[in-house]
This is a predicted complex of two RNAs, RNase P RNA and transfer RNA, with 438 nucleotides together. It holds a member of the Rfam family "Bacterial RNase P class A". The coordinates come from a structure-prediction model, not an experiment, and the mean pLDDT is 78.
RNA sequence: AGAGUGGAUCAAGCAAUCGCUCUCCGUCUCCCAGGCGGAGGGAGGAAAGUCCGGACUCCAAAGGACAGGGUGGCCGCUAACGGCGGCCCCGAGCGAUCGGGGGAAAGUGCCACAGAAAACGUACCGCCCGUACGACGGGUAAGGUUGAAAAGGCGAGGUAAGAGCUCACCGGUCCAUCAGUGAUGGUGGACGCUUGGUAAACCCCACCCGGAGCAAGGCCAAAUAGGAGGGUUGGGUGGUCCGCCCAAAGCCCUCGGGUAAGGUCGCUUGACCCUCUGAGUAAUCAGAGGGCAAGAUGAAUGAUUGCUGUGACUGGUAUUAAAAGUCAUUACAGAAUCCGGCUUACCGAUCCACUUUAGCC
RNA sequence: GGGGUCGUAGUUCAGCUGGUUAGAACGCCGGCCUGUCACGCCGGAGGUCGCGAGUUCGAGUCUCGUCGGCCCCGCCA
Numbered sequence: 001a002g003a004g005u006g007g008a009u010c011a012a013g014c015a016a017u018c019g020c021u022c023u024c025c026g027u028c029u030c031c032c033a034g035g036c037g038g039a040g041g042g043a044g045g046a047a048a049g050u051c052c053g054g055a056c057u058c059c060a061a062a063g064g065a066c067a068g069g070g071u072g073g074c075c076g077c078u079a080a081c082g083g084c085g086g087c088c089c090c091g092a093g094c095g096a097u098c099g100g101g102g103g104a105a106a107g108u109g110c111c112a113c114a115g116a117a118a119a120c121g122u123a124c125c126g127c128c129c130g131u132a133c134g135a136c137g138g139g140u141a142a143g144g145u146u147g148a149a150a151a152g153g154c155g156a157g158g159u160a161a162g163a164g165c166u167c168a169c170c171g172g173u174c175c176a177u178c179a180g181u182g183a184u185g186g187u188g189g190a191c192g193c194u195u196g197g198u199a200a201a202c203c204c205c206a207c208c209c210g211g212a213g214c215a216a217g218g219c220c221a222a223a224u225a226g227g228a229g230g231g232u233u234g235g236g237u238g239g240u241c242c243g244c245c246c247a248a249a250g251c252c253c254u255c256g257g258g259u260a261a262g263g264u265c266g267c268u269u270g271a272c273c274c275u276c277u278g279a280g281u282a283a284u285c286a287g288a289g290g291g292c293a294a295g296a297u298g299a300a301u302g303a304u305u306g307c308u309g310u311g312a313c314u315g316g317u318a319u320u321a322a323a324a325g326u327c328a329u330u331a332c333a334g335a336a337u338c339c340g341g342c343u344u345a346c347c348g349a350u351c352c353a354c355u356u357u358a359g360c361c
Numbered sequence: 362g363g364g365g366u367c368g369u370a371g372u373u374c375a376g377c378u379g380g381u382u383a384g385a386a387c388g389c390c391g392g393c394c395u396g397u398c399a400c401g402c403c404g405g406a407g408g409u410c411g412c413g414a415g416u417u418c419g420a421g422u423c424u425c426g427u428c429g430g431c432c433c434c435g436c437c438a
Stems, first nucleotide, its partner, number of pairs: 001357010012308007020042009044332001048343002051341005056213004063242004068209005073087005088101005102204002107202002109198003124144002126140006152170002155167003171193001172191008217265004227255005233247004257437003272291008309329006362434007371387004380418001389405005411427005
């Protein structure tokens, strides 16, 4: 220098003018509402998709059984998780690194076409033996044919021809032992080996999950016909049953009526953020100090200009560079109860660690 | 804001428990019939199964992600 791998950060800054929204203070106003003036706050790394997990609220304080759903190597972290960290095995890559992960000898199902046969045991062509020899009977599964997949692989012995029939090596299953918390790995022995794929098919094993969602839920206010029908032991319960609680003419369902997306609390101090120290390989945890940073609801957070920065082009020169000029400042996207993740979208810029190739010293 | 459901010819829909080349009706095109049109008869074309990955020998179907459409949910009594 080329080609790559993994990760992190930013995604402009300052000032002026004109606007929007919220809070506080002052003032005008009899009060509210409102006006004026001043001070202060005002989007993101994903605020998104709503895919997981929690907090919170109501239903009972959320309980039992079945059904249903989810997760899936091991150990740890965490409020919890399908997340994260470390490790194990398999696969891809020269490598940095990346992708995958329970069980198919518990049982059931499926494996189209082709093929002898898709797993109950079977034989089309072959090979070998015999006889009554273009045929039949027997042996065989080494070779051929099909397929995505063919009954351990390969070599030697053996045989009429063959076959784990026998043996060495590799693979497999089981046992013992050692190392490790464990997944797993090493070593030794036994067994000719019992036998394919599919569980993002049913299923089995282990663990987890009650339901609804801030339009949850509480309080206040306005208006209307507190009207009609239905259910009854009902309702809370939203898959079923039990249990629990409430009610006794209350409750529920449907239709109709009123209101207009009324006000307020919930509503932003929280598993919060920053710095330092310590424990741990790390995820993470503990301690100390400091900080307060949107809270809107037909829903604010914007626009213009200037300077600086950045990028592209022009320019300049023998070359590199500088001065100067022009243009752009652009991506994805925008809070709606909050938080931890995942996933997806994204103009561009910078930094860190590592791999590999070539050259030079 | 929250919850649910759907996506297959131009249109409306089938597609069972993954299987060989995805069907039906209407519509469209060509021919026949007719003086002409319609009807009728014969033949034909037309599909990124919304899109992208994955599982599988094989995906419209199963899983995940993504895009789009549609529906429901306020309060009072």